[in-house]
RNA sequence: GAUGAACGCUAGCGGCAGGCUUAACACAUGCAAGUCGAGGGGCAGCAUAGUCUUCGGACUGAUGGCGACCGGCGCACGGGUGCGUAACGCGUAUGCAACCUACCUUACACAGGGGGAUAAUCCGGAGAAAUCUGGUCUAAUACCCCAUAACACUAAGAGAGGCAUCUCUUUUGGUUGAAAUUUUCGGAGGUGUAAGAUGGGCAUGCGUACCAUUAGUUAGUUGGAGAGGUAACGGCUCACCAAGGCGACGAUGGUUAGGGGUUCUGAGAGGAAGAUCCCCCACACUGGUACUGAGACACGGACCAGACUCCUACGGGAGGCAGCAGUGAGGAAUAUUGGUCAAUGGGCGGAAGCCUGAACCAGCCAUGCCGCGUGCAGGAAGAAUGUUUUAUGAAUUGUAAACUGCUUUUAUGUGAGGAUAAAUGUUUAUUUGCGAAUAAAUUUGAAGGUAUCACAUGAAUAAGGAUCGGCUAACUCCGUGCCAGCAGCCGCGGUAAUACGGAGGAUUCGAGCGUUAUCCGGAUUUAUUGGGUUUAAAGGGUGCGUAGGCGGCUAAAUAAGUCAGUGGUGAAAUAUGAGGGCUUAACUUUCACAGUGCCAUUGAUACUGUUUAGCUUGAAUGUAAAUGGAGCAGGCGGAAUGAAUCAUGUAGAGGUGACAUUCAUAGAUAUGAUUCAGAACACCGAUCGCGAAGGCAGCUUGCUAAGAUACGAUUGACGCUGAUGCACGAAAGCGUGGGUAUCGAACAGGAUUAGAUACCCUGGUAGUCCACGCUGUAAACGAUGAUAACUCGAUGUUGGCGAUAUAUUGUCAGUAUCUAAGAGAAAUCGAUAAGUAUUCCACCUGGGGAGUACGCCGGCAACGGUGAAACUCAAAGGAAUUGACGGGGGCCCGCACAAGCGGAGGAACAUGUGGUUUAAUUCGAUGAUACGCGAGGAACCUUACCCGGGCUUGAAUUGCAGAGGAAUGUGGUGGAAACAUUACAGCCGUAAGGUCUCUGUGAAGGUGCUGCAUGGUUGUCGUCAGCUCGUGCCGUGAGGUGUCGGCUUAAGUGCCAUAACGAGCGCAACCCUCAUUGAUAGUUACCAUCGGGUAAUGCCGGGGACUCUAUCAAGACUGCCGUCGUAAGAUGUGAGGAAGGUGGGGAUGACGUCAAAUCAGCACGGCCCUUACGUCCGGGGCUACACACGUGUUACAAUGGCAGGUACAGCAGGUUGCUACACAGCGAUGUGAUGCUAAUCCGUAAAACCUGUCUCAGUUCGGAUCGAAGUCUGCAACCCGACUUCGUGAAGCUGGAUUCGCUAGUAAUCGCGCAUCAGCCACGGCGCGGUGAAUACGUUCCCGGGCCUUGUACACACCGCCCGUCAAGCCAUGAAAGCCGGGGGUACCUAAAGUACGUAACCGCAAGGAGCGUCCUAGGGUAAAACUAGUAACUGGGGCU
Repeated sequence: GAUGAACGCUAGCGGCAGGCUUAACACAUGCAAGUCGAGGGGCAGCAUAGUCUUCGGACUGAUGGCGACCGGCGCACGGGUGCGUAACGCGUAUGCAACCUACCUUACACAGGGGGAUAAUCCGGAGAAAUCUGGUCUAAUACCCCAUAACACUAAGAGAGGCAUCUCUUUUGGUUGAAAUUUUCGGAGGUGUAAGAUGGGCAUGCGUACCAUUAGUUAGUUGGAGAGGUAACGGCUCACCAAGGCGACGAUGGUUAGGGGUUCUGAGAGGAAGAUCCCCCACACUGGUACUGAGACACGGACCAGACUCCUACGGGAGGCAGCAGUGAGGAAUAUUGGUCAAUGGGCGGAAGCCUGAACCAGCCAUGCCGCGUGCAGGAAGAAUGUUUUAUGAAUUGUAAACUGCUUUUAUGUGAGGAUAAAUGUUUAUUUGCGAAUAAAUUUGAAGGUAUCACAUGAAUAAGGAUCGGCUAACUCCGUGCCAGCAGCCGCGGUAAUACGGAGGAUUCGAGCGUUAUCCGGAUUUAUUGGGUUUAAAGGGUGCGUAGGCGGCUAAAUAAGUCAGUGGUGAAAUAUGAGGGCUUAACUUUCACAGUGCCAUUGAUACUGUUUAGCUUGAAUGUAAAUGGAGCAGGCGGAAUGAAUCAUGUAGAGGUGACAUUCAUAGAUAUGAUUCAGAACACCGAUCGCGAAGGCAGCUUGCUAAGAUACGAUUGACGCUGAUGCACGAAAGCGUGGGUAUCGAACAGGAUUAGAUACCCUGGUAGUCCACGCUGUAAACGAUGAUAACUCGAUGUUGGCGAUAUAUUGUCAGUAUCUAAGAGAAAUCGAUAAGUAUUCCACCUGGGGAGUACGCCGGCAACGGUGAAACUCAAAGGAAUUGACGGGGGCCCGCACAAGCGGAGGAACAUGUGGUUUAAUUCGAUGAUACGCGAGGAACCUUACCCGGGCUUGAAUUGCAGAGGAAUGUGGUGGAAACAUUACAGCCGUAAGGUCUCUGUGAAGGUGCUGCAUGGUUGUCGUCAGCUCGUGCCGUGAGGUGUCGGCUUAAGUGCCAUAACGAGCGCAACCCUCAUUGAUAGUUACCAUCGGGUAAUGCCGGGGACUCUAUCAAGACUGCCGUCGUAAGAUGUGAGGAAGGUGGGGAUGACGUCAAAUCAGCACGGCCCUUACGUCCGGGGCUACACACGUGUUACAAUGGCAGGUACAGCAGGUUGCUACACAGCGAUGUGAUGCUAAUCCGUAAAACCUGUCUCAGUUCGGAUCGAAGUCUGCAACCCGACUUCGUGAAGCUGGAUUCGCUAGUAAUCGCGCAUCAGCCACGGCGCGGUGAAUACGUUCCCGGGCCUUGUACACACCGCCCGUCAAGCCAUGAAAGCCGGGGGUACCUAAAGUACGUAACCGCAAGGAGCGUCCUAGGGUAAAACUAGUAACUGGGGCU
């Protein structure tokens, strides 16, 4: 885009079309084919007339006319359907010298004589009916006989012609056979013959569906000559003879199907369809058969058989809507039991006329196409409602509405109203020889009082459907929460859905709009136009070769292909163009063109074909000298291996990562000698050579084959390709017979392992080898078919031939690598093409199912060849890119390993976590990156948890309104408190009033949920060296380059190189601190010099030197030197220097990753609670305890414990505080008292060192636990604080697997200070100083990281992806003992109707008939096979979840 459509929602009108696609299923009822009296005998019924009449009526064919009957014509047309049919059925073009044709036209001729029946009627009979039957009378344009006739038919002769049989003309002879009457006398009708026209019959060429998993088929089959039959040819039929006919150019079989004009689509070529209309065919309940007739094997005729339905008196009968309506059924689905013959057409008739469900009309249906309308103009307060929102505002609905004016198609009402009919018929008149013509008058309309027109009324009567994520025009809100649902594809929905449902709005089409179904297009996605095959699907394993296809140069002939002209045809309708008619259009009509085709004819001859004559360049042959691991057969050889024998010799050998099985004192392994066996041929050897491929390797002989080169002698296109076919064809395997050294499936044993039906080891059978035969497949690969031609170069190499100057170089044929143009999706290919063009073959058409099933063919088998479908998925696949990953590679780094030191893991305790428990044990953090974490202080508070008791504008903040009354404090009572209640006192302000309480209201409040809605902050990779951008360049693109390479660095730090050149965030530096020096400044710090003073002390005057304090500077940059290096830089026990190669430490954390952590620090969207999930109070809990883990402390002792003595810091803190000092207490501490708001006052540093003691033990180690007594803080130490003293004195004697930290002032060890804080569960955290080591060969390995490279089926990125069995459910399918159907064929039996043939009895004057018989057949029956569908216990695999 389309439709004979259907369904859903909706619906005003008209015109024109269309309307059972399914059950060729069954049909009630009515109608659809009759007509003629001008053929006939007649006359039932009706009418007229007449006669008669008993008035009831009867009679008369006399008239109009006419039922039934005889007869003629028609019924073979028109109308319906598409079952069958793959066919001369249809289409197209020819032919019939092989034919017919009623009615019609033309021409010629004719119609003489005779005969006997019969229906109706009448009289009877049988039957329920249908119907049948006997007798009598009778007519015809019914029937028969005789006559006549030739241009009919037949035979012969002659002539002419043609197309083989033959045809025409003419002559002669022969044969057969005609007629019908009627009349109004004009005719009408009849017969024969010849023509015409029309309609048919037959034959032929070409075209006309799928399956080869249908390959052979055929017996009247193919042909002959003869006969029969037919309108006619013909095996159409029959007897005889021959053995043919068809088939890979698809026979036969199966399945499906009416064909065409045309219709839809498409640019076309094509593809699909065959409704309506037209042509042809076939059919008429199913099957068969003939009759009549011009024509039928006959839709509304006949006979028979069958199925079905109906009637029946049970004896018998009747029927055929695929005609028009209509009914049932089927179905998603398709109309009225209408009107008229007015027109057109048909039948009959002389005509009037009759008949006509053909036809013309109307009815129903939005089924389609076309047309019209549902108003038009103005109108902003941009109304109200609705919807949205950033909400006192705005946007949108929207000029939309209201309102004003206008119009009247349509609607309603009233009225008018032509054509289709110049026809036809009738009558009259005129003309005319007859047909007939002309004129006048008159008659005929179903549709229909319709179309149309006029007037009136009045916006009046008339809008919906689908869609709005992308494709695809059109967006928001609410609801829902992977639910409900949507969906054409992709996909949407798991709490902010433009995708579901609703709403508002929008878009689009519009009396329609969507959905479904089907066809074409897009789809170049079957490719003729117009595709491909290295890797995406696809080159046969290889050759030879048949058919076929294609084919070199020159010339001639021909004219089949080809091209051109002409003629015929290609029906009409349709389509296209130009006009005409309906108001327009659809529709209809006229003309033209087209119809790409077929046939005939004339011509052209370039090309192709055919024939002929030549040519040599393709091809083949020949000669010559070379070449090769080409093939087949025979002979020979050495090394190695194994075995046997002998000898030497002794304890192991062998094997492995390491073992073991195994061999060996019966002498192995090893060594030597001799012998035997079988198999394979080291070095040469290669990037090599040969072969069609598979493949081929010791030497040698013979035979066979080959290509290349040179020569240009011979043939003269002999060529290329190649379906079917034939042959060859690795390894494994199979058969028979040999052989068997090695190796070695299976198997055995030993190892390995969780297991190990494996990898490793020891053995070992088939096999490996030979001969003959089979198999016929491989990643049979260059994943690249063969052929000949053309297309820039470079570098090797093999064989041959040539040139020279023996350096080199040319040429032919191979074999390799790189590359231009070009090609390609790219990778890549590139004269050995995957380039440009040719010819032929093979193969492909999404993935899976599946190279499977079934069938067939081959094979001994194994198996091979050919080769589907159902079902299922939305992908499968190729090449390349960026990442990530690898028990891939290279380079490099890090306390990563190694080298060391000290720990953890064992004990007790502390602390955190899990688990468990509980009324609650609040919550969060959970590998590294949670677990002495949030918490830098849980007895109450904190506190979020639990129990209980209270409050509800609320504990806190605040606005407004109203009312009340001071606020507030103290005391009492109840109570656990909060709170309730009560008594007393009672404020500020000059005043108004305020503070306060209550009520109402607007805000509240929430540590309730979501860290996967968020901000902010943080951890980690990682202080790792990376992460990017602009421009340019490369690539179809993703992307790449830069950022790679070499060297170097801690570093993407730098240098060199470079299609890149630059730049940014990171690195480094800038900042702080420590180490040195200087300058400046000296108080509370310092004190060298001077002075004073004390028991003593910078105590004082003073000083500014020193230390120190705290500000500013200096200094370090590979700067200098040597060596190496292009440079960057590296190196040196270098110099100098306080410090040397980033001097030590800190702060500083790129792009990003982990939906990492946190809604309980804070903030915040959404959701939730509101007499509670808010809030106040008391008590409890967060401190529980069979257990498990993390982090720590103290130890296990002598490098130690204890006792005594002695010395040296730094960072910090202090008025609710630190506290000297004195006294009391063993002590924690208490009492008193002094200094300090701090370089001023406060505080014993400890390890260390000295001396003594202990002497290896559960101890003078260790200190848990417990008991007792105290101190301190605090409202309060029971749950649940710290400290002190005395007593008690547990485990523990250095810790399994495993694991952590640390590279120098570091580890280890020692103490000191601070925050939080009333106190403290601190052994934690953060800082400070004292003492102060060991070790690093090195980068193989473990872990982590960086760069380059490689592979990848990964991209949620290896914690990836993914394979198979098993379990469960569902689906389709194969096989299957069987069971049940179907169509077709074969054989046999039987056989109706009927044609033909035969025929003695019967009938008939005769013609002839009846009857009987024969043949054939529909149908029926029987039998055995084949094919095919369904179903099935059991069973096989497959797909989905």
RNAcentral holds the sequence, with entries from ENA and SILVA.
This is a predicted structure of a 1441-nucleotide RNA (small-subunit ribosomal RNA) from an uncultured Bacteroidota bacterium.
It matches the Rfam family "Bacterial small subunit ribosomal RNA".
Model confidence (mean pLDDT): 81 of 100.